[in-house]
RNA sequence: GGUCCGGUAGUAUAGCGGUUAGUAUGGCGGCCUGUCGAGUCGCUGACCGGGGUUCGAAUCCCCGCCGGACCG
Numbered sequence: 001g002g003u004c005c006g007g008u009a010g011u012a013u014a015g016c017g018g019u020u021a022g023u024a025u026g027g028c029g030g031c032c033u034g035u036c037g038a039g040u041c042g043c044u045g046a047c048c049g050g051g052g053u054u055c056g057a058a059u060c061c062c063c064g065c066c067g068g069a070c071c072g
Stems, first nucleotide, its partner, number of pairs: 001071007010025004018055001026044006048064005
């Protein structure tokens, strides 16, 4: 330098153009307990950046940035 894959809550991950952006874990609060933990209920928090296509984009296209694999 080229090709391919990926980037979504603090962390890990799902989401095939119209979902309330889901799940686990974490954090906070309640219940429970002699206390802690476990359990249980509730709340909290995210689409890498910029353009484009579309009535509508996390999702499709382009350009960047970052990470990984392979080739040279």